[in-house]
Context: one part of a larger RNA
RNA sequence: CUGGGCGUAAAGUGUGUGUAGGUGGUUUUUUAAGUUUGAUGUGAAAUCCCAUGGCUCAACCGGGGAAGUGCAUCUGAAACUGCAGAGCGGGAGUAUCGGAGGGGAAAGUGGAAUUCCUGGUGUAGAGGUGAAAUUCGUAGAUAUCAGGAGGAAUACCAGUGGCGAAGGCGACCAUCUGGACCGACACUGACACUGAGACACGAAAGCGUGGGUAGCAAACAUGAUUAGAUACCCUGGUAGUCCACGCCGUAAACGAUGUCAACUAGGUGCAGGGGGUGUUGAUCCCCUCUGUGUCGCAGCUAACGCAUUAAGUUGACCGCCUGGGGAGUACGGUCGCAAGAUUAAAACUC
Numbered sequence: 001c002u003g004g005g006c007g008u009a010a011a012g013u014g015u016g017u018g019u020a021g022g023u024g025g026u027u028u029u030u031u032a033a034g035u036u037u038g039a040u041g042u043g044a045a046a047u048c049c050c051a052u053g054g055c056u057c058a059a060c061c062g063g064g065g066a067a068g069u070g071c072a073u074c075u076g077a078a079a080c081u082g083c084a085g086a087g088c089g090g091g092a093g094u095a096u097c098g099g100a101g102g103g104g105a106a107a108g109u110g111g112a113a114u115u116c117c118u119g120g121u122g123u124a125g126a127g128g129u130g131a132a133a134u135u136c137g138u139a140g141a142u143a144u145c146a147g148g149a150g151g152a153a154u155a156c157c158a159g160u161g162g163c164g165a166a167g168g169c170g171a172c173c174a175u176c177u178g179g180a181c182c183g184a185c186a187c188u189g190a191c192a193c194u195g196a197g198a199c200a201c202g203a204a205a206g207c208g209u210g211g212g213u214a215g216c217a218a219a220c221a222u223g224a225u226u227a228g229a230u231a232c233c234c235u236g237g238u239a240g241u242c243c244a245c246g247c248c249g250u251a252a253a254c255g256a257u258g259u260c261a262a263c264u265a266g267g268u269g270c271a272g273g274g275g276g277u278g279u280u281g282a283u284c285c286c287c288u289c290u291g292u293g294u295c296g297c298a299g300c301u302a303a304c305g306c307a308u309u310a311a312g313u314u315g316a317c318c319g320c321c322u323g324g325g326g327a328g329u330a331c332g333g334u335c336g337c338a339a340g341a342u343u344a345a346a347a348c349u350c
Base pairs, nucleotide, nucleotide: 003322004321005320006319007304008303012318014201015200016199017198021194022193023192025088026087027086028085029084031082033081034080035077036076038074039073040072041071042070049065050064052062053061054060091191092188093187094186096183098181103177104176105175108172109171110154115149116148117147118146119145120144121143125136126135162169163168206247207246208245209244210243211242215241216240220236221235223233258317259316260315261314262313263312266295267294268293269292270291271290272289273288274287275286276285299306300305323350324349325348332343333342334341335340
């Protein structure tokens, strides 16, 4: 390299947009690049193979044949692929109708709760734990009532429910805005799929500058526990958590399952549409499209399990794996303010 693989054994890039490239619906005409028929030339000799001859045989040697899967030219073929022309409407898309949605951005508003402040009532405890203590409190705490401040999060609804490419998204109102879905017809006419590089997004933590800081809380300081206790438990408490702008670019970024398309028994839920029968009025029943669960044949699998949302049967394209350790490390490169990220070995060893 061929090959065999990638849910859990090594292996699907975190996710998308998309360049080159690869692949590509259907009808017809042309062409003849790929493909294919025949012929000619060439494909050195030796070697190998076939039969034969010479050394007494053999090794060895001589002459002959075949082969040399290839290349070039000429000549045909036109099914398939390609090129070119003309079409089609089933792939893809546009316009239109409608309903659903925590999809996104930025602005405003609300209530519950915690904390703090002020005032009233009120008196000796409160808090905390397995039990305690540190802690708070006669300078009046805890409790309770009234008023105020401020920040963060949005109980119930809430659901293997919804939306989003993924990360993710949950109070209410208005503004701007993306996508998906259903139904009817009308239009474009293969415009498609995948996608090395590239670009964009990307939880939490972390970093830079400036704000903000109620609660929580790494670090830290105490109190306990313990043989010790740099912990688990308790009392405090700073970064941080929040906002704006900029960086970082990683996660068990998981369905540990790449994207797209086609085909292949059923049963039963949920969500958003559409249609129909009866009742006609809510609702019920049936059919259908899309999405999302669960069970289960065939088939697959080492088994577990998967099973129309496939891990079944196929096709197109990309990524990745090749014994364990050394090691996702060293060195070098690129990126970053840094932390580090990314690319990525070898010696040696079992």